Overview
RNAcentral holds the full RNA, with entries from ENA and SILVA. Small-subunit ribosomal RNA, central domain from an uncultured bacterium, 346 nucleotides, folded computationally. Its Rfam family is "Bacterial small subunit ribosomal RNA". The prediction has a mean pLDDT of 87.
Context: one part of a larger RNA
């Protein structure tokens, strides 16, 4: 490097737009750029190969033949690819008519709970555990009414449901924005796939400024448990959970399954359309799960939502540990982040 690979053994990028770039539907003509065929001209000798030949053989050395896979000129083919020009309507997209959702942004609004204050009833215990104890209470707590106020999150509905690229979304409405599905078969006429670099977006946690602070809670304090307890269990409690702006860029960002088209039995379900309202007994087309035929598979299992058979394209893997670390770069305010060895050892 040839070859293999990638769910789980090492290896699919967190996901999405998209530049080069690669790779691309039928059908004609037309070019000969690539492909392929004849010519000619180079391709030094020497090495090597093959024949014969000189030294007594051999090593050496002589002579001849093929060869030198390549370049360059030409003449000619014309299936394939590429140029160029034409047409098509299946891939793509549009446009019309339905229909869906917890999608996404910015308003109002609501009820339980929670803490908190005022007050009204009441009295001696609350709280807490395995049990206790810290802790809170006659300066009147827990409990219980009646009022206010506040901050955060939305029970039931609730699912093998749904939507979104992902990551994430779920209380009611408004408004603004996207999206995907059906049907139509009106347009356009390959306008398309993938996508190094690039850009955008990206739980939690952190990080800045500035608001907010009701719950719950690292750090911290105290009380138990231990032989000790810098835990686990209890009372407390501040970062921070909220919001608004920048930042950060990472996660078992997982379906541990890159994106795109094709093609390969059934049989049960949900969920959004469309056909039917019947002399029908379940059709279609997009999703979303069960269970298997045939094939895969080291098994487990996968199996039209493929891990099965093709194609295109992009990343990624290469024994273990050092080590996702070092040294450089390059981003960041900083935590860090990304790119990423080696020695040496097994």
């Nucleotide at each position: 490097u040839u070859g293999g690979g990638u769910u789980u053994a090492a290896a699919g990028g967190g996901u999405g737009c998209g530049u080069a770039g690669g790779c691309g539907g039928a059908u004609g003509a037309u070019u000969a750029a690539g492909u392929c065929a004849g010519u000619g001209g180079u391709g030094a000798a020497a090495g090597g190969u093959c024949c014969c030949g000189g030294c007594u053989c051999a090593a050496c050395c002589g002579g001849g033949g093929a060869g030198c896979u390549g370049c360059c000129a030409u003449u000619g083919a014309u299936a394939c690819u590429g140029g160029u020009u034409g047409u098509c309507u299946u891939g793509a997209a549009u446009g019309c008519g339905g229909a869906u959702g917890c999608c996404g942004u910015g308003g109002g609004a609501g009820g339980a709970a929670u803490g908190u204050g005022u007050g009204g009833u009441g009295u001696a215990g609350c709280g807490g555990u395995g049990a206790a104890a810290u802790g809170c209470a006659u300066a009147g707590a827990u409990a219980u009414c009646a009022c206010a106020c506040a901050g955060a999150a939305c029970a039931c509905c609730g699912a093998u449901u749904g939507c979104g690229a992902a990551g994430g979304c779920a209380u009611c409405u408004c408004a603004c924005g996207a999206a995907u599905c059906c049907g139509u078969u009106a347009u356009u006429g390959a306008c398309g796939c993938u996508g190094a670099g690039g850009c955008a977006c990206g739980a939690a946690a952190g990080c800045g400024u500035g608001g907010g602070g009701a719950u719950c809670a690292a750090a911290c304090a105290g009380g138990a448990u231990u032989a000790g307890a810098u835990a686990c269990c209890c009372u407390g409690g501040u970062a921070g959970u909220c919001c608004a702006c920048g930042c950060a860029g990472u996660a078992a960002a997982c379906g541990a399954u890159g994106a795109u088209g094709g093609c390969u039995a059934a049989c049960c379900g949900c969920c959004g359309g469309c056909g039917a309202u019947a002399c029908a007994c379940a059709g279609u087309c997009g999703g979303u799960g069960g269970c298997c035929a045939a094939g895969c598979g080291a098994a487990a299992g996968c199996g039209a939502u493929a891990a099965g058979c093709c194609a295109u394209c992009c990343a990624c893997c290469u024994g273990g540990g050092g080590a996702g670390u070092a040294c450089g770069a390059c981003c960041g305010c900083a935590a860090g982040g990304u790119u990423g060895a080696a020695a040496c050892u097994c």